Background: A computed fold for a 94-nucleotide RNA, annotated as Glycine riboswitch aptamer. Its mean pLDDT, the model's own confidence on a scale to 100, is 80. It matches the Rfam family "Glycine riboswitch aptamer". Rfam describes the family as follows. This family represents the bacterial glycine riboswitch. It was read from a public genome assembly, where an Rfam model found it.

[in-house]
RNA sequence: GGAGGGAUCUCUGGAGAAUCUCAUUGAGUUGAGUGCCGAAGGUGCAAGGCCCCCGCGGGUCGAAUCUCUCAGGCAAACAGACGGAGGGCAAUCG
Numbered sequence: 001g002g003a004g005g006g007a008u009c010u011c012u013g014g015a016g017a018a019u020c021u022c023a024u025u026g027a028g029u030u031g032a033g034u035g036c037c038g039a040a041g042g043u044g045c046a047a048g049g050c051c052c053c054c055g056c057g058g059g060u061c062g063a064a065u066c067u068c069u070c071a072g073g074c075a076a077a078c079a080g081a082c083g084g085a086g087g088g089c090a091a092u093c094g
Base pairs, nucleotide, nucleotide: 002093003092006089008087009086010085011084012083013082018034020033021032022031023030035074036073037072041070042068044066048061049060050059051058052057
C1' cells in the first nucleotide's frame, strides 16, 4: 500500500397506522377510553447442529422486513429497520 468483513462516528434517503371519543389546557397541554400500525428494542420458530433414546419420541441451540404487539408509534417535528457516501478504530488474510 491492497482485499473482504466487524463495531463505531458524520452526512444522506427512509414506510405504516384516528388531525377518533370524553374530560382538561393559553396550547396537538395533560389524562382516560376505544380503534389501529410495525421498521427502535423485545417475544415466538423453519431447516439444520448437538445431547438422550433400540425405536417411537424427547431435550437443547437456532434467522428474517415472518410472527406477537410487551415496549414503541398513529398531523408536522423527533425517532426509525434497512440502504448510500465518507472518516478514523481494532482485528483477519495474502